Predicted 3D model of an 85-nucleotide RNA (c-di-GMP-I riboswitch aptamer) from a Gallionellaceae bacterium. Lineage of the source: Bacteria > Pseudomonadati > Betaproteobacteria > Nitrosomonadales > Gallionellaceae. The sequence was found by an Rfam model in a public genome assembly.
RNA sequence: UUCUGCCAAAGGCAAACCUACCGAAAGGUGGGGACGCAAAGUUACCGGUCUAAGGGGUUCGCCCUAUGACAGCGGGAUCGCCAGA
Numbered sequence: 001u002u003c004u005g006c007c008a009a010a011g012g013c014a015a016a017c018c019u020a021c022c023g024a025a026a027g028g029u030g031g032g033g034a035c036g037c038a039a040a041g042u043u044a045c046c047g048g049u050c051u052a053a054g055g056g057g058u059u060c061g062c063c064c065u066a067u068g069a070c071a072g073c074g075g076g077a078u079c080g081c082c083a084g085a
Stems, first nucleotide, its partner, number of pairs: 002085004012037002017032006035072001041078003045075003048070003054065004
């Protein structure tokens, strides 16, 4: 440096759900809680998904739209612990 995660050790993160707050919502943050995770660290670059406040349309039913989100949907980029080869 590259590959691998069968073994060990030290640890790390935390789904659902409950709760307080923020938000129009999706969702986020703190606390509790563990389904899982070897990048479940970071990043909206590509694809995808969610929401639709504002804006536009409307037969007034609703429809379209991201400048809002999701990194625990896939890929890319980037940084990194331990062990083995």
Its Rfam family is "c-di-GMP-I riboswitch aptamer". Rfam links the family to the GO term cyclic-di-GMP binding. About the family: GEMM was predicted in a large-scale screen for bacterial structured RNA regulatory elements.